[in-house]
RNA sequence: AGUCGGUCAGGUAAUCGCUGUCAUUUUUGACAGAGGAAAGUCCGGGCUCCGCAGGACAGGAUGCCAGGUAACGCCUGGGCGGCGUGAGCCGACGGAAAGUGCCGCAGAAAAUAUACCGCCCCAUCAGGGGUAAGGGUGAAAAGGUGUGGUAAGAGCGCACCGCGCCAUUGGUAACAAUGGUGGCAGGGUAAACCCCAUCCGGAGCAAGACCAAAUAGGAACUCACAGGUGUGGUCCGCACUGAGUUCGGGUAGGUCGCUAGAGAUUUACGGUGACGUAAGUCCCAGAUGAAUGAUUACCGCGGUUAACGAGAGUUAACUGACAGAACCCGGCUUACAGACCGGCU
Repeated sequence: AGUCGGUCAGGUAAUCGCUGUCAUUUUUGACAGAGGAAAGUCCGGGCUCCGCAGGACAGGAUGCCAGGUAACGCCUGGGCGGCGUGAGCCGACGGAAAGUGCCGCAGAAAAUAUACCGCCCCAUCAGGGGUAAGGGUGAAAAGGUGUGGUAAGAGCGCACCGCGCCAUUGGUAACAAUGGUGGCAGGGUAAACCCCAUCCGGAGCAAGACCAAAUAGGAACUCACAGGUGUGGUCCGCACUGAGUUCGGGUAGGUCGCUAGAGAUUUACGGUGACGUAAGUCCCAGAUGAAUGAUUACCGCGGUUAACGAGAGUUAACUGACAGAACCCGGCUUACAGACCGGCU
């Protein structure tokens, strides 16, 4: 100088408040009280309801291999490709011999190839034939380098590389290495349609349950039994039996769900690792017009300014990030003043 990973996110005390729990002499006391992202609501699950969550279609997501996990689009390890001197970083990384579409400009030609300049042969010329080395266009043009060969050329022959196929070996596999074989398939694009494989029913704590009240009783109109309703994107299947609109009358909220959980932490063991197993210890917000705050003092760290000082520095003032629970977890992504630790180049 760089790269990767991790930790913290000021502390203590006093006073005045707020929310919850417990106790209580009933108005006091004790204890507890935001985050690494509580955020975005982007994935995955638990839980709850929708009658079973069944079949078909539609739709969506994912896409190298193996493992971890409750599950995942997450994580770990490996393979392959790309970038970097390197530590390391990045990758929707199945299929273009199923079909369809698209490929601007330039260029002769953008795809069952073609021939503008050129090269070679014939020919007096006009022109005809051969060729794809070289030039030119383009993001991309029938594999590359060399040599032989030829009128000039060309996988036309050969060597090496690349590619396809086959075999062997190593590996659980992705894949790799080695050997043989074929002169060589015929452009690109699938975060274009599509094909293949795997997965996905829907809605969400305003889910939902209970208590109380109310929806009562009533009037009018419309539709209907092959119908209607039941929240599925649609159909089948399934369950229930009238449904809808208007008028009028009347209304009140509370409790649970709610936080003891795929929980936290320490040690040991297994594993390269993600992670798992066992034992011990701990209880860590639960509000709902929505608490978690304010003031003061001291200490600590960083920054700015001023004064002093030869300098190291000292003193004083000011200032300090992103943000904020709302059913709960596992991830991802995004925001973040600064301080510290470790591995590696």